[in-house]
RNA sequence: GCCACGGUAGCUCAGCUGGUAGAGCAAUGCACUGAAAAUGCAUGGGUCGCGAGUUCGACUCUCGCCUGUGGCAC
Numbered sequence: 001g002c003c004a005c006g007g008u009a010g011c012u013c014a015g016c017u018g019g020u021a022g023a024g025c026a027a028u029g030c031a032c033u034g035a036a037a038a039u040g041c042a043u044g045g046g047u048c049g050c051g052a053g054u055u056c057g058a059c060u061c062u063c064g065c066c067u068g069u070g071g072c073a074c
Base pairs, nucleotide, nucleotide: 001072002071003070004069005068006067007066010025011024012023013022019056027043028042029041030040031039049065050064051063052062053061
């Protein structure tokens, strides 16, 4: 330099023929306990990597950029 795949909650990841985003774990509160752990219930948490375009509407489609992993080449 080229190719492929990825970037979504604190972490690991889903999501969709385009119609305003979820799970598990973690966190916080409550219950339970002599106190904890475990367990149960509830709650908060997201500019969907950045910018632009198409569209009534974009996490989703298109283009550019940044970045991670793998492969190829030098």